[in-house]
């Protein structure tokens, strides 16, 4: 970097330190966050429960030591397809995360 499978409407920080201008998916259009310091990095705290641990034949239940992940907004919304008079709804694609056989 790609394969396969599953999940993506919930949840969790006005924390401390560093940096200093963009950030939220590459693009486009919206919208939002941001010098009252965002994004990112480190530490601490927290959330969740994929792997994991315990019980169980299983379904499933309980847990959180460890491996990941996450901690503004539905994956911020739309872009393609379908339904619909509109409002809106459903799906796909793309992306993210986990486990997976190489």
């Nucleotide at each position: 970097a790609g394969u396969u499978u599953a999940u993506c409407a919930a949840g969790a920080g006005u924390a401390u330190g560093g940096c200093g201008a963009g950030a939220g998916u590459a693009c486009u259009g919206g919208c939002u966050c941001u010098a009252u310091g965002a994004c990112c990095c480190a530490u601490c705290g927290g959330c969740a429960a994929c792997c994991c641990u315990c019980g169980g034949a299983a379904a499933c239940g309980a847990g959180a030591a460890g491996g990941u992940g996450c901690u503004a907004a539905g994956u911020c919304c739309a872009g393609c397809c379908c339904c619909g008079a509109c409002a809106g709804g459903g799906g796909a694609a793309a992306g993210a995360u986990a486990a997976u056989a190489g």

This is a predicted structure of a 102-nucleotide RNA (SAM riboswitch aptamer (S box leader)) from Candidatus Doudnaibacteriota. The sequence is in RNAcentral, with records from Ribocentre.